Predicted 3D model of RNase P RNA and transfer RNA as a complex of 449 nucleotides.

[in-house]
C1' cells in the first nucleotide's frame, strides 16, 4: 500500500417558529387558557424462545402430548451467552455445526441395475460336460455356440455394492492367508473436572444410510394470558324449553382418568339494555462509573442517576446557520484542498415489564488481528 | 395489544408413510352447426409465496421471511 477478519460504538447539532401528550403551579365566565421542566429505539418490529407478575386449589398424581440433546460453567430461566472438546472449511486471522443412540426394535431407501441388506451372477473371468468348424508333429490345440458349477478381482447401474495398497495363494478367485494403513471394540499406563487426547497391546478383518421417519436413553415443562385480574358507576324485560338441587346439574378455559374444591343453579332459543371510568401503570432481574474474584460469560461491593405512559392511541411539520456526502464546475502553493450550483440522510416507531433470538438499516467512527508486496 | 390458522395452474381444490404435481371450471386449436351453443378429439399453462438447511431426493419435514384469514375485551 492492497486485501479480509473480528468486536465495539454513533443514528447528526445548534436556533428561531407553529403544533402533540400526560405532570406540577396558576387563572377561569368550568368550555378552557397560561407558565415550567420533560416526553421512543438498536432494534420499540416478528412474537421465535425464556422468565417476572394475574388468576385458576396451595398447582396435585398417572398416561398422552410437547421441547431440550458433545463437556463444564453462567444464569431469576432459555432453545440464550462464555470457555473448551470433536468434526468441517479457509495459507491465515478467523468462520461454520437441530453436536445423545442405527450392535434394543420397527420402517423406508423412488428410478435405475443381475442383486439395496449379514444380499446378489448380467457382462466378463475359470472349471466341466455336449455340439460345429479349422488346424495337426495323433498327445492334443484353437474359434464359436448350449447346459450345469465356481468367483465380488475387473466392467456397468447407482446417492449408497460388505476397507485401501502391496504379496502369498487359486482352474479362476476372495482377508481364504500375511505385511503396512484407515477404522471398530476391548484392556492398560499418562494428561484433564470433564467432553476428550497422547501411548501400547489384543480381537474378528470392517458391521451401510436415514432418529429435521416411528422409537430407545437422559433432562425439563400445569393452563391461559394485561383484551390477565380488581373496583366503581349507570341501563334494560322479560318469555318458552331442557338439566338439575347433597344419591347433586355445571364449574375450577390442554386430551383420558383419578384425586381435591366450589357449588344452586346452569345450557339453548327469541327479544331488551350497555360498550363509561378508577387501579393494574411503569422503580426495575434498572442504567452509568470504580473496586475485587474470574480466561471469559458474569458475580460481589461501594458511589451515582431520576429518564415516557397515551387508551382512536402524543414524541411532528416549517426555515435558517454549521458538521457529514454524491455529482457538475471554477481556482490554487496540485496523489491534496479552496469556492459555487444542484442534491442525499436508512430502516423503523413504545402500549404489562424485563432476558436472549431472528430479521430490516442511508452511512459513519473506533480497537484489535491475519496475508501479500515494497522500504529500512 | 394478545392468540390461532391458511398460501398448490387464470378461479376452486386434490396430491395416501417423502420417490416423475394432478382434477373440475375457464383459455387455445380442430370436429360438428348456414351461424352460436351443448357435445367429441387434442393441447398449452406451475420457480408448489420466499430464501436457507436436513436426505440420495422435499409440495410435504425443519428454521426464517412476506401476504393473509379468524378469534379474544
Nucleotide at each position: 500500500u492492497g486485501a479480509g477478519u473480528c468486536g465495539g460504538c454513533c443514528a447528526g447539532g445548534c436556533g428561531g417558529u407553529c403544533g402533540c401528550g400526560g405532570c406540577g403551579c396558576c387563572c377561569u365566565c368550568c368550555g378552557g387558557g397560561g407558565c415550567g421542566a420533560c416526553g421512543a429505539g438498536g432494534a420499540a418490529c416478528g412474537u421465535c424462545c425464556g422468565g417476572g407478575c394475574u388468576c385458576c386449589a396451595c398447582a396435585g398424581a398417572g398416561c398422552a402430548g410437547g421441547g431440550c440433546g458433545g463437556u463444564g460453567g453462567g444464569u431469576a430461566a432459555c432453545a440464550c451467552c462464555c470457555a473448551c472438546c470433536c468434526g468441517g472449511g479457509g495459507u491465515g486471522a478467523c468462520c461454520c455445526g437441530c453436536g445423545g443412540g442405527a450392535c434394543a426394535g420397527u420402517g423406508c431407501c423412488a428410478c435405475a441395475g443381475a442383486a439395496a441388506g449379514u444380499a446378489g451372477a448380467c457382462c466378463g473371468c475359470c472349471g466341466u460336460c455336449g455340439c460345429g468348424g479349422c488346424c495337426u508333429c495323433c498327445g492334443g490345440g484353437c474359434c464359436g455356440u448350449g447346459g450345469c458349477g465356481g468367483u465380488a478381482a475387473g466392467g456397468g447401474u447407482g446417492a449408497a455394492a460388505g476397507g485401501g495398497u502391496g504379496g502369498u495363494g487359486u482352474a479362476a478367485g476372495a482377508g481364504a492367508c500375511c505385511a503396512c494403513c484407515a477404522g471398530c471394540g476391548u484392556g492398560c499406563c499418562g494428561g484433564g473436572u470433564g467432553a476428550c487426547c497422547g501411548g501400547u497391546g489384543c480381537g474378528g478383518c470392517u458391521c451401510g444410510g436415514u432418529a429435521a421417519a416411528c422409537c430407545c436413553c437422559g433432562c425439563c415443562c400445569g393452563g391461559a394470558g394485561c383484551a390477565a385480574g380488581a373496583c366503581c358507576a349507570g341501563a334494560c324485560a322479560g318469555c318458552a324449553g331442557g338439566c338439575g338441587c347433597c344419591c347433586g346439574a355445571g364449574g375450577g378455559c390442554u386430551g383420558c382418568u383419578c384425586g381435591c374444591c366450589c357449588g344452586a343453579g346452569c345450557c339453548u332459543g327469541c327479544g331488551g339494555g350497555u360498550a363509561g371510568g378508577u387501579c393494574g401503570c411503569u422503580g426495575g432481574a434498572g442504567g452509568c462509573g470504580c473496586a475485587c474474584g474470574g480466561c471469559a460469560a458474569c458475580g460481589u461491593g461501594c458511589g451515582u442517576c431520576g429518564u415516557a405512559g397515551a387508551u382512536g392511541g402524543a414524541u411532528g411539520g416549517c426555515c435558517g446557520c454549521c458538521a457529514c456526502u454524491g455529482c457538475g464546475g471554477u481556482c490554487c502553493u496540485a496523489c491534496g484542498g479552496a469556492c459555487c450550483g444542484c442534491g442525499g440522510g436508512a430502516c423503523a416507531g413504545a402500549a404489562c415489564c424485563c432476558g436472549g433470538c431472528g430479521u430490516a438499516u442511508c452511512g459513519g467512527c473506533c480497537g484489535a488481528c491475519u496475508c501479500a508486496u515494497c522500504c529500512g | 395489544g394478545g392468540g390461532u390458522g391458511g398460501u398448490u395452474a387464470g378461479c376452486u381444490c386434490a396430491a395416501u408413510u417423502g420417490g416423475c404435481a394432478g382434477a373440475g371450471c375457464a383459455u387455445u386449436c380442430g370436429c360438428c352447426u348456414u351461424a352460436c351453443a351443448a357435445g367429441c378429439g387434442a393441447g398449452a399453462g406451475g420457480u408448489u409465496a420466499c430464501a436457507a438447511g436436513u436426505u440420495c431426493g422435499a409440495g410435504u419435514c425443519u428454521u426464517g421471511u412476506a401476504c393473509u384469514a379468524c378469534c379474544c375485551a
Model confidence (mean pLDDT): 79 of 100. Rfam match: Bacterial RNase P class A. Rfam links the family to the GO terms dimeric ribonuclease P complex, ribonuclease P activity and tRNA processing.